[in-house]
RNA sequence: GGGCCGUUAGCUCAGCUGGUAGAGCAGUGGACUCUUAAUCCAUAGGUCCUAGGUUCGAAUCCUAGACGGCCCA
Numbered sequence: 001g002g003g004c005c006g007u008u009a010g011c012u013c014a015g016c017u018g019g020u021a022g023a024g025c026a027g028u029g030g031a032c033u034c035u036u037a038a039u040c041c042a043u044a045g046g047u048c049c050u051a052g053g054u055u056c057g058a059a060u061c062c063u064a065g066a067c068g069g070c071c072c073a
Base pairs, nucleotide, nucleotide: 001072002071003070004069005068006067007066010025011024012023013022019056027043028042029041030040031039049065050064051063052062053061
């Protein structure tokens, strides 16, 4: 220098053919218990890495950039 993959909740990860974002764990409140744990119920939490473009509509498509990983030179 070139190519490929990844970046989504505190953590680990889904998200199909573009239709407006979810699960598990963790957190908070409650039930149960002498208490704790476990279990059960409820609940909060997101500029979807950044900027621009396409579109009625973008996590998803396009372009550029950032960070991490791998390969080639």

Transfer RNA from a Chromatiaceae bacterium, 73 nucleotides, folded computationally. Taxonomically the source falls in Chromatiaceae (Bacteria, Pseudomonadati, Pseudomonadota, Gammaproteobacteria). Rfam family: tRNA. Rfam classes the family as a transfer RNA.